[in-house]
The prediction has a mean pLDDT of 75. Predicted 3D model of RNase P RNA and transfer RNA as a complex of 470 nucleotides.
RNA sequence: GAUGGCCGGAUGGCCGCUGCCCGCGCCCUUCACGGGCCGGGGAGAGGAAAGUCCGGGCUCCACGGGACCAGGAUGCCGGGUAACGCCCGGCGGGGGCGACCCCAGGGAAAGUGCCACAGAAAACAGACCGCCGGCGCCGCAUUGCACGGAUCUGCCGGUAAGGGUGAAACGGUGCGGUAAGAGCGCACCGCCGGGCCGGCAACGGACCGGGCAGGGUAAACCCCAUCCGGAGCAAGACCAUGUAGGGACACGGGCCGCGCGCUGGCGUUAUGCCGGGGCGCGGCGGGCGCGGUUCCGCGCCGAUGUCCGGGUAGGUUGCUUGACGGUGCCGGCAACGGCGCCGCUAGAUGAAUGGCCAUCACCGGGAAACCGGUACAGAACCCGGCUUACAGGCCAUCU
RNA sequence: GCGAGAUAGCUCAGGCGGUCAGAGCGUCGGAUUCAUAACCCGGAGGUCGAGAGUUCGAGUCUCUCUCUCGC
Numbered sequence: 001g002a003u004g005g006c007c008g009g010a011u012g013g014c015c016g017c018u019g020c021c022c023g024c025g026c027c028c029u030u031c032a033c034g035g036g037c038c039g040g041g042g043a044g045a046g047g048a049a050a051g052u053c054c055g056g057g058c059u060c061c062a063c064g065g066g067a068c069c070a071g072g073a074u075g076c077c078g079g080g081u082a083a084c085g086c087c088c089g090g091c092g093g094g095g096g097c098g099a100c101c102c103c104a105g106g107g108a109a110a111g112u113g114c115c116a117c118a119g120a121a122a123a124c125a126g127a128c129c130g131c132c133g134g135c136g137c138c139g140c141a142u143u144g145c146a147c148g149g150a151u152c153u154g155c156c157g158g159u160a161a162g163g164g165u166g167a168a169a170c171g172g173u174g175c176g177g178u179a180a181g182a183g184c185g186c187a188c189c190g191c192c193g194g195g196c197c198g199g200c201a202a203c204g205g206a207c208c209g210g211g212c213a214g215g216g217u218a219a220a221c222c223c224c225a226u227c228c229g230g231a232g233c234a235a236g237a238c239c240a241u242g243u244a245g246g247g248a249c250a251c252g253g254g255c256c257g258c259g260c261g262c263u264g265g266c267g268u269u270a271u272g273c274c275g276g277g278g279c280g281c282g283g284c285g286g287g288c289g290c291g292g293u294u295c296c297g298c299g300c301c302g303a304u305g306u307c308c309g310g311g312u313a314g315g316u317u318g319c320u321u322g323a324c325g326g327u328g329c330c331g332g333c334a335a336c337g338g339c340g341c342c343g344c345u346a347g348a349u350g351a352a353u354g355g356c357c358a359u360c361a362c363c364g365g366g367a368a369a370c371c372g373g374u375a376c377a378g379a380a381c382c383c384g385g386c387u388u389a390c391a392g393g394c395c396a397u398c399u
Numbered sequence: 400g401c402g403a404g405a406u407a408g409c410u411c412a413g414g415c416g417g418u419c420a421g422a423g424c425g426u427c428g429g430a431u432u433c434a435u436a437a438c439c440c441g442g443a444g445g446u447c448g449a450g451a452g453u454u455c456g457a458g459u460c461u462c463u464c465u466c467u468c469g470c
Stems, first nucleotide, its partner, number of pairs: 001398007009360007017044002020041004025037004046376001050387002053385005058232004071228005076090005091105001092103004106223002111221002113217003128163002130159006137149003171189006190212001191210004196205003236317004246308005254284007262276005286301007324343008361374005400470006408424004417455001426442004448464005
């Protein structure tokens, strides 16, 4: 230097704080329960409790099941897991001398979009300079042929070697070939297709065939495959203060009417008449406003009691025994799983977990005595991950 | 527990990634004026909150972190 794992101040004393347990203890209350005080015992932040970035448990809401659409997430292969975007083991690519590290790593021959500047040309082929051939030009007295010259200019055609631009230029290097060139031909590398072999697979290997088509970008739209209902402990459940507030019924001092019993008198009895008292039902009562002649009609408000339902403040619960921790054996390369034994390890709610002293450890200063400091940070329903912060120290393996 | 944002000294634009980092106010210099202000002309001022990644190329797309605000 690389990788993996662990610790993250220690011990003792004193004084406090928050739960829990115990007491033939004291007081209040009570059927029991319970509350307060006192005494004793025992427990009390983390590897990240953080960020809230993923996945679940739990609770309520919605919904017949399933499928489609929309939206979101994930994306090589196999495995692990309750699940995951996490973990393990492989494959492929890249980096490093190496131990080892990194990769959002499906599809660009389904379609659409974009590729600035520069450059001739940025996606379908095309050609700026250049190279080459022919015609044309000039010379050979003239014309034609042949030959030579000039590569300045013009026309037609071939080519994509070379130049230059760019992040990227239509396979790369070399040889042959050609007028010049070119997969035009050949060798190697790359690419495509086919079956074969190895592997569960991703993929790898050799062989045969094809001169080569199909630039990049999907953390652009999109396509394919798989997964996903929403909200969250301020979820949810229970109790529920009052000169708060909703509904129903009834009532009061008194009066009137009706009905049914009881009782006294008249009366032989019943009916009936007179009187008293009870029960039930209905109506009027108090205040204000409006309309109309007394009086009536309509509307509103208020007071008492009982019952019912909701619910604020507040309280109780949810609440911590759980996909838990430790250890041994077994299976597996590993992640992880199975079995046995042992253990209980915070539950606050303006919110406890602190302070002091002594000794030791480490760091810094100092000659010494001694002085100063102890990383990051603190639970809030619970759990599995990821990410981020972290003084210092330890262990193992390897280069 | 849930959501939104960060661009010049201040307040804000920035479309489907390109050469585009801009506007107003402010500030500096000049001009005008006797002088000042306003008007006019010109300039400076930005690691686009930080760090990585995708891409030829990131203010813009993705991830992580920091800070601020709201329910």